Predicted 3D model of a 350-nucleotide part of an RNA (small-subunit ribosomal RNA, central domain) from an uncultured Hyphomicrobiales bacterium.
It matches the Rfam family "Bacterial small subunit ribosomal RNA".
The full RNA is in RNAcentral, with records from SILVA.
Context: one part of a larger RNA
RNA sequence: CUGGGCGUAAAGCGCACGUAGGCGGAUAUUUAAGUCAGGGGUGAAAUCCCAGAGCUCAACUCUGGAACUGCCUUUGAUACUGGGUAUCUUGAGUAUGGAAGAGGUAAGUGGAAUUCCGAGUGUAGAGGUGAAAUUCGUAGAUAUUCGGAGGAACACCAGUGGCGAAGGCGGCUUACUGGUCCAUUACUGACGCUGAGGUGCGAAAGCGUGGGGAGCAAACAGGAUUAGAUACCCUGGUAGUCCACGCCGUAAACGAUGAGUGCUAGGUGUUGGGUCCUUUCCGGGAUUCAGUGCCGCAGCUAACGCAUUAAGCACUCCGCCUGGGGAGUACGACCGCAAGGUUGAAACUC
Numbered sequence: 001c002u003g004g005g006c007g008u009a010a011a012g013c014g015c016a017c018g019u020a021g022g023c024g025g026a027u028a029u030u031u032a033a034g035u036c037a038g039g040g041g042u043g044a045a046a047u048c049c050c051a052g053a054g055c056u057c058a059a060c061u062c063u064g065g066a067a068c069u070g071c072c073u074u075u076g077a078u079a080c081u082g083g084g085u086a087u088c089u090u091g092a093g094u095a096u097g098g099a100a101g102a103g104g105u106a107a108g109u110g111g112a113a114u115u116c117c118g119a120g121u122g123u124a125g126a127g128g129u130g131a132a133a134u135u136c137g138u139a140g141a142u143a144u145u146c147g148g149a150g151g152a153a154c155a156c157c158a159g160u161g162g163c164g165a166a167g168g169c170g171g172c173u174u175a176c177u178g179g180u181c182c183a184u185u186a187c188u189g190a191c192g193c194u195g196a197g198g199u200g201c202g203a204a205a206g207c208g209u210g211g212g213g214a215g216c217a218a219a220c221a222g223g224a225u226u227a228g229a230u231a232c233c234c235u236g237g238u239a240g241u242c243c244a245c246g247c248c249g250u251a252a253a254c255g256a257u258g259a260g261u262g263c264u265a266g267g268u269g270u271u272g273g274g275u276c277c278u279u280u281c282c283g284g285g286a287u288u289c290a291g292u293g294c295c296g297c298a299g300c301u302a303a304c305g306c307a308u309u310a311a312g313c314a315c316u317c318c319g320c321c322u323g324g325g326g327a328g329u330a331c332g333a334c335c336g337c338a339a340g341g342u343u344g345a346a347a348c349u350c
Base pairs, nucleotide, nucleotide: 003322004321005320006319007304008303012318014201015200016199017198021194022193023192025088026087027086028085029084030083031082033081034080035077036076037075038074039073040072041071042070049065050064051063052062053061054060091191092188093187094186095185096183097182098181099180103177104176105175106174107173108172109171110154115149116148117147118146119145120144121143125136126135162169163168206247207246208245209244210243211242215241216240220236221235222234223233258317259316260315261314262313263312266295267294268293269292270291271290272289273288274287275286276285277284278283299306300305323350324349325348332343333342334341335340
């Protein structure tokens, strides 16, 4: 290489959009490129293979045959694939009527709490811990009442609840805006799936410029603990956390499970629709779509487990793996302000 694989053993790109490419629904007709059959030409000799023969045998040599799996050409076949034409509606989409939602962006706004400031009451402690101390307090703290300032986060509702491609999204209101689901038929008529490169989005931390800074809190300082304690505990505390704009592009970015389509027992919750039955209302039952959980058959699996939300049975397309260490390192290249990221070896060693 072939093959075999990718939930946990090595292996699914963090996620999407999409170029090339690959693959692609039903019917009719045409073509005959792929495909299949027949004929012709060629496919040098030697070699290989088969049957004989010659050297005493063998290697070797000679004779004949077969073969040379290929290419060209010609005559046909037309099921499948491809090309052309026409038609279709089940895939896909559009329209109409409804529905749910922390989907996104911007602006405004609310209450609780922490902290700080001012004022009142009030007096000796408060705080913190396993116990303490550092710390705060007679210059009046802690506690309590009223007023004010400022920033950040949104208790209850809250739910293996919802929405989003993923990252993620949670007080309330308004504006703008994306997607999804259900129903009805009507319309378009394969317009589809995947997707190398590419492009965009992408938690936290970090970086740049300018703001902001209540609480929390890397670093740092002090107090303890300890043999030591560059920690765990305590008192403080700066970046940061917040906002705007611009970078970074990584995570156990996880369901450790790529996307799409079809098929394959059930049971039981729950969310959003529809239909039918029932009901005095609340509601209840059956059924059908779309999600989201648990249990479980067949089947699969090394086992664990998965099991209509598959890790089952199949097909299409992409990505990735090929013993451990060296190493996600070196070198080169590209990207970045930097931090670093992406791509990614070998020697050597077991």